[in-house]
Molecule: Bacterial RNase P class A
Organism: Gammaproteobacteria bacterium
RNA sequence: GGAGUCGGCCAGGCAAUCGCUCUCUGGUUUUUCCAGAGGGAGGAAAGUCCGGGCUCCACAGGGCAGGGUGCCAGGUAACGCCUGGGCGGCGCGAGCCGACGGAAAGUGCAGCAGAAAGUAUACCGCCUAAGUGUCCCGAUUUCGGUUGGGGCACCGGUAAGGGUGAAAUGGUGCGGUAAGAGCGCACCGCGUCGGUGGCAACACUCGGCGGCGAUGGAAAACCCCACUCGGAGCAAGGUCAAAUAGGGGAGCAAUGGCGCGGCCCGCGCUGCUCCCGGGUAGACUGCUUGAGGGCUGCGGUGACGCAGCUCCCAGAUGAAUGAUUGUCCACGACAGAACCCGGCUUAUCGGCCGGCUCCUUCU
Numbered sequence: 001g002g003a004g005u006c007g008g009c010c011a012g013g014c015a016a017u018c019g020c021u022c023u024c025u026g027g028u029u030u031u032u033c034c035a036g037a038g039g040g041a042g043g044a045a046a047g048u049c050c051g052g053g054c055u056c057c058a059c060a061g062g063g064c065a066g067g068g069u070g071c072c073a074g075g076u077a078a079c080g081c082c083u084g085g086g087c088g089g090c091g092c093g094a095g096c097c098g099a100c101g102g103a104a105a106g107u108g109c110a111g112c113a114g115a116a117a118g119u120a121u122a123c124c125g126c127c128u129a130a131g132u133g134u135c136c137c138g139a140u141u142u143c144g145g146u147u148g149g150g151g152c153a154c155c156g157g158u159a160a161g162g163g164u165g166a167a168a169u170g171g172u173g174c175g176g177u178a179a180g181a182g183c184g185c186a187c188c189g190c191g192u193c194g195g196u197g198g199c200a201a202c203a204c205u206c207g208g209c210g211g212c213g214a215u216g217g218a219a220a221a222c223c224c225c226a227c228u229c230g231g232a233g234c235a236a237g238g239u240c241a242a243a244u245a246g247g248g249g250a251g252c253a254a255u256g257g258c259g260c261g262g263c264c265c266g267c268g269c270u271g272c273u274c275c276c277g278g279g280u281a282g283a284c285u286g287c288u289u290g291a292g293g294g295c296u297g298c299g300g301u302g303a304c305g306c307a308g309c310u311c312c313c314a315g316a317u318g319a320a321u322g323a324u325u326g327u328c329c330a331c332g333a334c335a336g337a338a339c340c341c342g343g344c345u346u347a348u349c350g351g352c353c354g355g356c357u358c359c360u361u362c363u
Stems, first nucleotide, its partner, number of pairs: 001359010012328007020040008042334001046345002049343005054233004066229005071085005086100001087098004101224002106222002109217001123162002125158003131154010170188006189212001190210005195204003237285004247276006256270005292311008329332001
């Protein structure tokens, strides 16, 4: 100098003018209005995918069903998040990625090709030692046979080699054999038991045992195992509470009026005053001081925790956070709070800082 990788940070700046919302102070008796001072979107406010706080409802205890999670240890209020580690894969490397429990509990599944896809099996090829038949050559013969060698066919042996497939039942070598084969042996691999190290996952240049069709794949098929999970959400929930609305009770007056097609009884409705609770419209609350931010110290590899000091940093409800002008530059992306918080994921112009890796050059 170039290429890369990981982590952190910023998100146009400044000034003037005019607005919007909230809080405080003052003026006014409050509302209103006026003046002054101060606060006023994000790293994702987004998707609403996980987890929790808060609120209401439900709830003895146990089980079934159903959902979720799934290597190990730790962090946390909790998590499907984070940190560290293990294993597997990718990369020269820094580093990155992984639905990563169980297929020797059971049931089911596997297109095409192929002999055969989990019950095992044999298309081509290789072999003819043993058995049967037949042919040829030889030996012998009492002419019935006996016997040696060779060829072919059948019955067979084989899984080395070829071929199919994503995948073919350990690999290499030597021995062995008719030809072959863990058939035997050595090394490697695998399984299992033990030992050692580690909290554990797991690892091992450690030891014994097992020839290894044991134990193939797939659980993102059912399933099994372990752990875990009540439901609904701020339009939750709470407070106040209008009327020519409506309910209940008490008292008062004529013992009235109207209806039950005539009369009596009875029943219902109807006036005024007071009280009571429910509750619609509406208003207020919940509402932002919180698992909170900053600095320092300590513990920890780290996520994180503890202590001290310090700060207050949007709270709207037709819903504010804007507009215009000037100026500068690197010419400005994605995008707008609505109860709050921790995560994940997705979108995003450009820039800054730091750790590390590889290549090249110079000294």